[in-house]
RNA sequence: GCCCACAUAGCUCAGUUGGUAGAGCAUACCCUUGGUAAGGGUAAGGUCACCAGUUCGAAUCUGGUUGUGGGCUCCA
Numbered sequence: 001g002c003c004c005a006c007a008u009a010g011c012u013c014a015g016u017u018g019g020u021a022g023a024g025c026a027u028a029c030c031c032u033u034g035g036u037a038a039g040g041g042u043a044a045g046g047u048c049a050c051c052a053g054u055u056c057g058a059a060u061c062u063g064g065u066u067g068u069g070g071g072c073u074c075c076a
Stems, first nucleotide, its partner, number of pairs: 001072007010025004019056001027043005049065005
């Protein structure tokens, strides 16, 4: 340099014809206990990497940019 995949909550990750963004863990609080751990419940937590385009409507489709990971970079 070229090709492919990925980027969604603090962490690990789902998201199924484009139509109100989710789970587990972690955090706060509550229940339970004589008190913890474990268990149960509730709550908080989001620029869906960024920019633009298509569309009535985009995490989702298209183009570009950035970052991460992987592959290729031959023969004489």

Model confidence (mean pLDDT): 80 of 100. This is a predicted structure of a 76-nucleotide RNA (transfer RNA) from a Dehalococcoidales bacterium. The sequence was found in a public genome assembly. It matches the Rfam family "tRNA". From the family's description: Transfer RNA (tRNA) molecules are approximately 80 nucleotides in length. It is annotated as a transfer RNA.